[in-house]
RNA sequence: GAUUUAUAGGUAAUGUAGUGGCUGAGGGACUGGCCCGAAGAAGCCCGGCAACCUCUAAGAAAAAUAUUUCUUAAAAGGUGCUAAUUCCAGCAGGAUACGCCUGGUAGAUAAGUU
Numbered sequence: 001g002a003u004u005u006a007u008a009g010g011u012a013a014u015g016u017a018g019u020g021g022c023u024g025a026g027g028g029a030c031u032g033g034c035c036c037g038a039a040g041a042a043g044c045c046c047g048g049c050a051a052c053c054u055c056u057a058a059g060a061a062a063a064a065u066a067u068u069u070c071u072u073a074a075a076a077g078g079u080g081c082u083a084a085u086u087c088c089a090g091c092a093g094g095a096u097a098c099g100c101c102u103g104g105u106a107g108a109u110a111a112g113u114u
Stems, first nucleotide, its partner, number of pairs: 001114007018046001020045003026036003030090004047082003052078003056073007086106001091103004
């Protein structure tokens, strides 16, 4: 790089990750919008969130008695994330007083295969 699988907003309300340090102008993948940003963007460090994989503990089921699967808890390791639903749309269909619904594409993350 290619590919497979899984995940992501759901009715009303509530709730879900920083008043940290360094630094200093861009950022939200792409396009079009619409936004964030010197009251400090991106990046790095620390902190935190989450629970995809591994590990651990408890319970249940199956078993060829090697073990395997499921649920729950926790968070040690590998990642990831820490404005806005993946910020909205992009293509197709439905319905329709204009803003929705469904599926898909694209992108993201994780775990595999090549």
A computed fold for a 114-nucleotide RNA from Candidatus Melainabacteria, annotated as SAM riboswitch aptamer (S box leader).
The model forms 90% of the base pairs in the Rfam consensus.
The coordinates come from a structure-prediction model, not an experiment, and the mean pLDDT is 76.
It matches the Rfam family "SAM riboswitch aptamer (S box leader)". Gene Ontology term of the family: regulation of gene expression.